[in-house]
Context: one part of a larger RNA
RNA sequence: AGCGCACGGAGGAUGCCUAGGCGCUAGGAGCCGACGAAGGACGUGGCGAACGACGAUAUGGCCUCGGGGAGCCGUAAGCAGGCUUUGAUCCGGGGAUGUCCGAAUGGGGAAACCCACACGGCGUAAAAACCGUGUACCUGCAUGCUGAAUACAUAGGCAUGAGGAGGCAGACCAGGGGAACUGAAACAUCUAAGUACCCUGAGGAAAAGAAAACAAUAGUGAUUCCGUUAGUAGCGGCGAGCGAAUGCGGAACAGCCUAAACCGGCGUGCUUGCACGCCGGGGUCGUGGGACGUCAUCACGGCGAAGAGCUGCGUAGUCGAAUGGUCUGGAAAGGCCAACCGAAGAGGGUAAUAGUCCUGUACGCAAAAUGCAGCUCCAGCCAGACGGAUCCCGAGUACCGCGGGGCACGUGAAACCCCGUGGGAAUCCGGCAGGACCAUCUGCUAAGGCUAAAUACUACCUAGCGACCGAUAGCGAAGCAGUACCGUGAGGGAAAGGUGAAAAGCACCCCGGAAGGGGAGUGAAAUAGAACCUGAAACCGUGCGCUU
Numbered sequence: 001a002g003c004g005c006a007c008g009g010a011g012g013a014u015g016c017c018u019a020g021g022c023g024c025u026a027g028g029a030g031c032c033g034a035c036g037a038a039g040g041a042c043g044u045g046g047c048g049a050a051c052g053a054c055g056a057u058a059u060g061g062c063c064u065c066g067g068g069g070a071g072c073c074g075u076a077a078g079c080a081g082g083c084u085u086u087g088a089u090c091c092g093g094g095g096a097u098g099u100c101c102g103a104a105u106g107g108g109g110a111a112a113c114c115c116a117c118a119c120g121g122c123g124u125a126a127a128a129a130c131c132g133u134g135u136a137c138c139u140g141c142a143u144g145c146u147g148a149a150u151a152c153a154u155a156g157g158c159a160u161g162a163g164g165a166g167g168c169a170g171a172c173c174a175g176g177g178g179a180a181c182u183g184a185a186a187c188a189u190c191u192a193a194g195u196a197c198c199c200u201g202a203g204g205a206a207a208a209g210a211a212a213a214c215a216a217u218a219g220u221g222a223u224u225c226c227g228u229u230a231g232u233a234g235c236g237g238c239g240a241g242c243g244a245a246u247g248c249g250g251a252a253c254a255g256c257c258u259a260a261a262c263c264g265g266c267g268u269g270c271u272u273g274c275a276c277g278c279c280g281g282g283g284u285c286g287u288g289g290g291a292c293g294u295c296a297u298c299a300c301g302g303c304g305a306a307g308a309g310c311u312g313c314g315u316a317g318u319c320g321a322a323u324g325g326u327c328u329g330g331a332a333a334g335g336c337c338a339a340c341c342g343a344a345g346a347g348g349g350u351a352a353u354a355g356u357c358c359u360g361u362a363c364g365c366a367a368a369a370u371g372c373a374g375c376u377c378c379a380g381c382c383a384g385a386c387g388g389a390u391c392c393c394g395a396g397u398a399c400c401g402c403g404g405g406g407c408a409c410g411u412g413a414a415a416c417c418c419c420g421u422g423g424g425a426a427u428c429c430g431g432c433a434g435g436a437c438c439a440u441c442u443g444c445u446a447a448g449g450c451u452a453a454a455u456a457c458u459a460c461c462u463a464g465c466g467a468c469c470g471a472u473a474g475c476g477a478a479g480c481a482g483u484a485c486c487g488u489g490a491g492g493g494a495a496a497g498g499u500g501a502a503a504a505g506c507a508c509c510c511c512g513g514a515a516g517g518g519g520a521g522u523g524a525a526a527u528a529g530a531a532c533c534u535g536a537a538a539c540c541g542u543g544c545g546c547u548u
Stems, first nucleotide, its partner, number of pairs: 001547009015533001016498002020469002022466007029458002031167002039101003042055003046079002050075002052059001062095006071083003106115003116135006137164003141161006172203001173201005183190001187237001213220002224251005234242002255450003258394001262281008286428001288393004292387004301382003307377009317365002323338005339356002341345001347359003399423008409435001430445005485492002505532001508519004
């Protein structure tokens, strides 16, 4: 030195575990904010820092109403000192306080700071300091005051009130903008895709919605969503690709309000009997309707804000059956023997594997306060027939030319819908549509508005589930993680779990300056001693054997 055996060191794989994650189901909830949010800064404890809680009324704080019933003063031990059956700590409902920054809003500003004004208070010899309230901007809103050119007036100004502003759930929705890589085996039309992304706005959903719709000689009857029709009909450098509708089957169902004609009132203009404006009545439709004229009618029924009552559900809770012995063991819940409950044999814990030990589970019960839903009461709203002369039935609109966009549809025979631009009708004997266009026929009634449900999503709350992970996995994060650390910055972004059933965490003695170790003691175990379960391999040793 090599090989082998044994025993160690070092290291942290593996096994077991789970405090944390991941995915989903059902229900709830789906907004907060000038009454100052979201998010923070700085403080608050008898005792250093941190996290959590709280806010100068400041360590689960103050008031109140309920629950609960013996301990309590957070994580978190310890010292000191307190509270509590006159009901504390704790749990829930309502309220008060709530420094400073932040939309931040008196002015400024390099956020958490600086400096004011007015009124009131406190204070002073007089001040200062301090305390309270107000003082930003915008508004096609309301009311009042004021008020030019210009006499009345108007424009404008001011005050007060009301509203707005900002945040977010990295989701869902609508609208305004809007790529490229890519595919076409290159590439330009095309595709990717109206996707990603940006902006605006809103809601718990949003959007759409009550036929100027489809259809086809038969009919349907608002919208939305799902299945099918169907990868069909079509579109397409007829390439790559894009891709309906009708009908049928389902989910859910709900319909309404205006403008105008006409009537009345008020106001303005003045050309003095008209026009305009506002308010009230009237009226709302396609077997055309209404006004108008004549007749009839307050009865049954439908809708229904706020509030009241009742019921249900939530935000604390409460009740809750049934087992003993023995053996092994450190420990019984395990083995054996003999019982019991079960509307409860879900789960978790307890020194090992517990229906009957604890917590629970099943069946029941419960709210002073507050929230939601349903039902009843209730203001108010809605509803007829005949006649057919006259009047009304949404205008720079429909429609047309040109240029574009959207429709599955790339200009095509290109209808339909929308925008720009230039022209520009009709009022029911009126108009629009049925994929150029015309006729016949059929359907519908544009140019005003509202509308639940079925549909989409999940930051959040509650309950539950998993042929999901088990610490290099699972969220980046199981431990004080968006931390430490890196970067001027935008931004990037870790590592790190396990003593034991219980700290019983080694009193005392010895060596040592200490670290550390040897005894003793605890414990089932200390090669479980905190660098702590198990403790693989690489790597490093010690002893012995063999070989060189």
Predicted 3D model of a 548-nucleotide part of an RNA (large-subunit ribosomal RNA, domain I) from Gellertiella sp. RNAcentral holds the full RNA, with entries from ENA. Model confidence (mean pLDDT): 84 of 100. NCBI's taxonomy places the organism under Bacteria, Pseudomonadota, Hyphomicrobiales, Rhizobiaceae, Gellertiella.